[in-house]
This is a predicted structure of a 74-nucleotide RNA (transfer RNA) from a Candidatus Curtissbacteria bacterium.
The organism belongs to Candidatus Curtissiibacteriota, within Bacteria.
Its mean pLDDT, the model's own confidence on a scale to 100, is 80.
Its Rfam family is "tRNA". By type it is a transfer RNA.
RNA sequence: GGAUCCGUAGCUCAGUUGGUUAGAGCGUCACAUUCACAUUGUGAAAGUCACAGGUUCGAAUCCUGUCGGGUCCA
Repeated sequence: GGAUCCGUAGCUCAGUUGGUUAGAGCGUCACAUUCACAUUGUGAAAGUCACAGGUUCGAAUCCUGUCGGGUCCA
């Protein structure tokens, strides 16, 4: 330099060929339970869906560019 895949919560990830509230597990916090801790139960917080632009009534999802990471080729 070329090809290809990926970027969504603190971490690991899902999200069905665009559709009405953006989710799960682990973790964190609060409460209940306990003499206390752990376990368990309930609840809560936490997101610019990497960034910018475009298409559309509507974009995490489609298109273009940029940035970052993985793999392969040279």